[in-house]
RNA sequence: GGGCCUGUGGUUUAACGGCAGAACAUAGCAUUCGCAUUGCUACGAUCCGGGUUCAAUUCCCGGCAGGUCCA
Repeated sequence: GGGCCUGUGGUUUAACGGCAGAACAUAGCAUUCGCAUUGCUACGAUCCGGGUUCAAUUCCCGGCAGGUCCA
């Protein structure tokens, strides 16, 4: 330098173009003499910029970052 793949809460991951969900973590409450466990509740996300569309996490283009292969 070129090809391919990936990018979603703090972490791991779902989501036919139609309300962004789950688990873990964190905080609060209950339970306990206390800790742990357990139950309930809350918090928190689509890499960036354009395009298509009534509507984009999803499709298209460019960029950025990471991974992988070739040179």
This is a predicted structure of a 71-nucleotide RNA (transfer RNA) from Candidatus Daviesbacteria bacterium RIFCSPHIGHO2_01_FULL_40_11. The prediction has a mean pLDDT of 84. It was read from a public genome assembly. It matches the Rfam family "tRNA". Gene Ontology term of the family: triplet codon-amino acid adaptor activity.